[in-house]
RNA sequence: UCAGGGGGCCAGGCAGUCGCGAGCGCUCAUGCGUUCGAGGAAAGUCCGGGCUCCACGAAACAAGGGUGGCGGGUAACGCCCGCCCGGCGAGGGGCCAAGGGAAACCGCAACUCCGAAGCCGAGGGAAAGUGCCACAGAGAGUAUACCGCCGAUGGCCCCUAAAGGGCACAGGCAAGGGUGAAAGGGUGCGGCAAGAGCGCACCGGGGGUCCGGCAACGGAUUCCGCAUGGCAAACCCCACCCGGAGCAAGGCCGAAUAGGGGCCUCGUGCCUGCGCCUUUCGGGGCAAGGGUAAGGGUGUUUCGCCCCGAGAGGUCCGGGUUGGCUGCUUGAGCCGCGGAGCAAUCCGUGGCCUAGACGAAUGGCUGCAACUGCGGCGCUGGUCCUUUGGGAUACCGGUCGCGGGACAGAACCCGGCUUAUCGGCCCCCUGACAUU
Numbered sequence: 001u002c003a004g005g006g007g008g009c010c011a012g013g014c015a016g017u018c019g020c021g022a023g024c025g026c027u028c029a030u031g032c033g034u035u036c037g038a039g040g041a042a043a044g045u046c047c048g049g050g051c052u053c054c055a056c057g058a059a060a061c062a063a064g065g066g067u068g069g070c071g072g073g074u075a076a077c078g079c080c081c082g083c084c085c086g087g088c089g090a091g092g093g094g095c096c097a098a099g100g101g102a103a104a105c106c107g108c109a110a111c112u113c114c115g116a117a118g119c120c121g122a123g124g125g126a127a128a129g130u131g132c133c134a135c136a137g138a139g140a141g142u143a144u145a146c147c148g149c150c151g152a153u154g155g156c157c158c159c160u161a162a163a164g165g166g167c168a169c170a171g172g173c174a175a176g177g178g179u180g181a182a183a184g185g186g187u188g189c190g191g192c193a194a195g196a197g198c199g200c201a202c203c204g205g206g207g208g209u210c211c212g213g214c215a216a217c218g219g220a221u222u223c224c225g226c227a228u229g230g231c232a233a234a235c236c237c238c239a240c241c242c243g244g245a246g247c248a249a250g251g252c253c254g255a256a257u258a259g260g261g262g263c264c265u266c267g268u269g270c271c272u273g274c275g276c277c278u279u280u281c282g283g284g285g286c287a288a289g290g291g292u293a294a295g296g297g298u299g300u301u302u303c304g305c306c307c308c309g310a311g312a313g314g315u316c317c318g319g320g321u322u323g324g325c326u327g328c329u330u331g332a333g334c335c336g337c338g339g340a341g342c343a344a345u346c347c348g349u350g351g352c353c354u355a356g357a358c359g360a361a362u363g364g365c366u367g368c369a370a371c372u373g374c375g376g377c378g379c380u381g382g383u384c385c386u387u388u389g390g391g392a393u394a395c396c397g398g399u400c401g402c403g404g405g406a407c408a409g410a411a412c413c414c415g416g417c418u419u420a421u422c423g424g425c426c427c428c429c430u431g432a433c434a435u436u
Stems, first nucleotide, its partner, number of pairs: 001432010013368006020037007039407001043418002046416005051246004056304006064242005069083005084123001085121004091114004099106002124237002129235002131231003146177002148173003153170002155167004185203006204226001205224008250326004260317007269292004275286004295307003333352008371404007379397001381396002383392003
């Protein structure tokens, strides 16, 4: 310098003037002073929580939902960090048809191997089962013979002393070609009539042992010819996790109405019994309280607890209220320093307080500087040309004029993810080339 990547910060500045919201202080009041006042995403409402209320509690199971390599972080997560595996990746090597060359050789494509920083992965299981693979193609999963290959064996024909030759019916083949996203591992050698893991070598796949690692996994070695494709972001299986609703949650005050009306369902068992009434003195009736069974509180079961004794619910019609206060901002908060850790993050210590509106505030105007777009001017500049008189203006700079400001707006609060986005500054990593 070029190419490929990753991360952090900012989100317009200054001044004047007028105008807003909250806190605090002062003032009899009117008002005055002072401090603070939208975001990196405030957005989407996709996850996880804090907080509030509801649901009786515990355990097991079912239904439903979520996550999915390993380890760590966190309040938690579907998030973050590190690592493993797979794919991509600037580039490099091998072999080079075409092409160039007198030749040696060079050599793009195709094929094949390696592969930086980094990026992506919905990354468990296809031999538990079910299902799908359109069209094309002979055939798409206990799947095949379209074009073809073979001519050993049987058959047919020719010729012959024999040898031999032809056909491709029976038969053999799935190596070559075609179709396709995908066709029953790949390359090479041998073998065969021709083939085929048929055999062998290497690669790939499966198993064993050892070593390294917390582990995912990696490496070494050895054994096995090893039929059984792909899809689970198809149903499903496996492992782990999971109450519901939400600030329009909830609480308080005030005010008002009709303490309204209709319909439906379930239940009220047994024992005992303070006390009361009655009595023909045998008893009978009422009955607080207590116990127990059934029932309910729950999708099922077990246990515990609670309710149930004239009560517990369901549904429809109708009326009133729509006001105020609170929740409401001190937080899993932010900044600096030190320490541990590869990192995410954690620990210690010091400092800071940074909107809290409620039809909804943070704005308008002016000026200056900065950044930027367009245009004008060759302007003592740079740059280029030159006959050294001058000329040119694409670019840098100067100067003048006119413009411009991305995405976008808190509403209970946090941690994430995703999406949108004008521009500026800074840091880091990898590779190639050049210089020192």
Predicted 3D model of a 436-nucleotide RNA (Bacterial RNase P class A) from Erythrobacter sp.
The sequence is in RNAcentral, with records from ENA.
The gene name in the source record is rnpB.
The model forms 92% of the base pairs in the Rfam consensus.
Rfam family: Bacterial RNase P class A. The family's RNA type in Rfam is ribozyme. Rfam describes the family as follows. Ribonuclease P (RNase P) is a ubiquitous endoribonuclease, found in archaea, bacteria and eukarya as well as chloroplasts and mitochondria.
The coordinates come from a structure-prediction model, not an experiment, and the mean pLDDT is 77.